This is a predicted structure of a 106-nucleotide RNA (SAM riboswitch aptamer (S box leader)) from Oceanobacillus iheyensis. The same sequence occurs in records of 2 taxa. The sequence is in RNAcentral, with records from Rfam and Ribocentre.
[in-house]
RNA sequence: GACUUAUCAAGAGAGAUGGAGGGAUUGGCCCGAUGAAGUCUCAGCAACCAGCCUAGAUAAGGUAUGGUGCUAAUUCCAAUAGGCUUACAAGCCUUAAAGAUAAGAA
Numbered sequence: 001g002a003c004u005u006a007u008c009a010a011g012a013g014a015g016a017u018g019g020a021g022g023g024a025u026u027g028g029c030c031c032g033a034u035g036a037a038g039u040c041u042c043a044g045c046a047a048c049c050a051g052c053c054u055a056g057a058u059a060a061g062g063u064a065u066g067g068u069g070c071u072a073a074u075u076c077c078a079a080u081a082g083g084c085u086u087a088c089a090a091g092c093c094u095u096a097a098a099g100a101u102a103a104g105a106a
Base pairs, nucleotide, nucleotide: 003104004103005102006101007100008099013042014041015040016039017038021031022030023029025079026078027077028076043071044070045069048067049066050065051063052062053061054060075098081094082093083092084091085090
């Protein structure tokens, strides 16, 4: 890097350093000198995998020790296909693709 499966409406930030970008892509819309990205420290959230506990034992529940992940905005919104409402301004629903994360497998 490609593949398979699951999930994506909830949740959780301070300090130091740094010095202009960031939110994947495109369009929009936002965040940013009242300090972006990156890096470090500490804290927190969650419960995917492993562990441990309960157990009616491949279920279910709990825990938070380890491995990841995450801590602006629903994956920030839209993107493909279709449907509903409509005061024609717009709003809503399902879904594809893409992306992210976890686990697996070659």